[in-house]
Molecule: transfer RNA
Organism: Tsukubamonas globosa
RNA sequence: GGCUAGAUAACAUAGUGGCAAUGUAGUGGACUGCAAAUCCAUAAACAACGGUUCGAUUCCGUUUCUAGCCU
Numbered sequence: 001g002g003c004u005a006g007a008u009a010a011c012a013u014a015g016u017g018g019c020a021a022u023g024u025a026g027u028g029g030a031c032u033g034c035a036a037a038u039c040c041a042u043a044a045a046c047a048a049c050g051g052u053u054c055g056a057u058u059c060c061g062u063u064u065c066u067a068g069c070c071u
């Protein structure tokens, strides 16, 4: 320099053109002599910009970052 893949909550991962899911962690409560475990409730996220669309996290383009391959 060229090519490919990826970027979703504090962490690890799903997901799909129309309410973004799960586990751990967090907060509050129940239980307990106190805790742990368990149960209930709850807050928190689609890398940035633009385009297509009635509607974009999803599709397209550019940029940034990460990983891999080739030279």
Base pairs, nucleotide, nucleotide: 001070002069003068004067005066006065007064010024011023012022013021018054026042027041028040029039030038047063048062049061050060051059